[in-house]
A computed fold for a 74-nucleotide RNA from a Patescibacteria group bacterium, annotated as transfer RNA. The coordinates come from a structure-prediction model, not an experiment, and the mean pLDDT is 80. The organism belongs to Bacteria candidate phyla, within Bacteria.
RNA sequence: GGGCCGAUAGUUCAGCUGGCUAGAACGCUUCAUUUGCAAUGAAGAGGUCGCCGGUUCAAGUCCGGCUCGGUCCA
Repeated sequence: GGGCCGAUAGUUCAGCUGGCUAGAACGCUUCAUUUGCAAUGAAGAGGUCGCCGGUUCAAGUCCGGCUCGGUCCA
């Protein structure tokens, strides 16, 4: 330098063929239960979906460029 894969909640990830409000588990906060802790149950907070543009009535999803990580080739 070139090919391929990935970037979504604090963490690990899902999100199919574009469609109403972006989800799960764990973690965090509050409450109940307990002498207390843990476990369990209930409720809640937390996301400009890596960045910049484009297409579209509508983009996490499609297209282009860039950044970072992984991998292969030279």
Rfam family: tRNA. By type it is a transfer RNA.